Predicted 3D model of a 79-nucleotide RNA (c-di-GMP-I-GGC riboswitch aptamer) from Acetothermia bacterium UBA3574.
């Protein structure tokens, strides 16, 4: 460096369901596993979502489990 076929240790945790916080997306704890080799962590490009507006802009706020970048990092192969 470079790959995730197999193994195998341990991880995460979708819908849904209970609490709780938030106007809302949505977040947090628990219960549950759809799946995931970054599903670990960062809102910087791009999108999509709420709020506020008559609507667009703008403000602000969420998603990192939509794309892409960034930064770290298990376990096995190969070099």
């Nucleotide at each position: 460096c470079u790959c995730g076929c197999u193994a195998a240790a341990g991880g995460c945790a979708a819908a849904c369901c209970c609490a709780u916080c938030g106007c809302a997306a949505g977040g947090u704890g628990g219960g549950g596993a759809c799946g995931c080799a970054a599903a670990g962590c960062c809102a910087c490009g791009g999108g999509c979502c709420c709020g506020u507006u008559c609507c667009c802009u703008u403000c602000g706020g969420g998603c990192a489990g939509c794309c892409g970048g960034g930064c770290u990092g298990c376990c096995g192969g190969g070099g």
Background:
The prediction has a mean pLDDT of 81.